[in-house]
RNA sequence: GGUUGUAUGGUGUAGCGGUUAGCACCGAGGACUUUGAAUCCUCUGACCUGGGUUCGAAUCCCAGUACGACCU
Numbered sequence: 001g002g003u004u005g006u007a008u009g010g011u012g013u014a015g016c017g018g019u020u021a022g023c024a025c026c027g028a029g030g031a032c033u034u035u036g037a038a039u040c041c042u043c044u045g046a047c048c049u050g051g052g053u054u055c056g057a058a059u060c061c062c063a064g065u066a067c068g069a070c071c072u
Base pairs, nucleotide, nucleotide: 001071002070003069004068005067006066007065010025011024012023013022018055027043028042029041030040031039048064049063050062051061052060
């Protein structure tokens, strides 16, 4: 230098163009308990950046950024 993959809460991970962006752990509050642990309930919190297509984009397209793989 070329080809290619990934990017979603603090962490990990789902998500047929129309979902309130789901789940688990963590965190906060509560129930239970003499206390604690365990269990149960509730809550908080996210689409890498900028454009484009579309009535509608996390999803499709282009460029960029970061990380990885292969070739040279």